[in-house]
Transfer RNA from an Armatimonadota bacterium, 77 nucleotides, folded computationally. It matches the Rfam family "tRNA". Rfam's curators write: Transfer RNA (tRNA) molecules are approximately 80 nucleotides in length.
This record gives sequence, structure tokens and C1' cells, in this order.
RNA sequence: GGGCUCCUAGCUCAUUCGGUUAGAGCGCGGCCCUGAUAAGGCCGAGGUGAUUGGUUCGAUUCCAAUGGGGCCCACCA
Repeated sequence: GGGCUCCUAGCUCAUUCGGUUAGAGCGCGGCCCUGAUAAGGCCGAGGUGAUUGGUUCGAUUCCAAUGGGGCCCACCA
């Protein structure tokens, strides 16, 4: 330098052939249970879906640029 791929909750990940209110596990908070913990049960909070723009009646989903992570190739040595 070239190609491919990924970016969603604090963490690990689902969800997209474009369509009502984006979910799970762990973690976190409250309550129940217990003599008290752990375990267990119930409830809750937490997301500008990397950023910006475009297409569209409508974008997490399609397109482009930018940023970041990963892989492969080439070059130099």
C1' cells in the first nucleotide's frame, strides 16, 4: 500500500432478505426467603445500535466517508 471482516446495555452476545415499544445471560439496585450468608424467587434501572452523511413514507438492518479492533496478502529490512 491492497483486500476481507467486525463495532448493539458495565461485560459476553442475540436480533437485520427495511416496518409498532431492540432482547438474553452475567453484573448492578430494591424486595422476599434465612438466625445470618450463599443459593433461590419477584421486580427494576441501564442503549443517541462507533461517528457523520445519503437512499427511503420509514434505517440497528441498505450505501458512502471517517474512526477503532481483527485476519490475509504485498513491500521494506
The sequence is in RNAcentral, with records from ENA.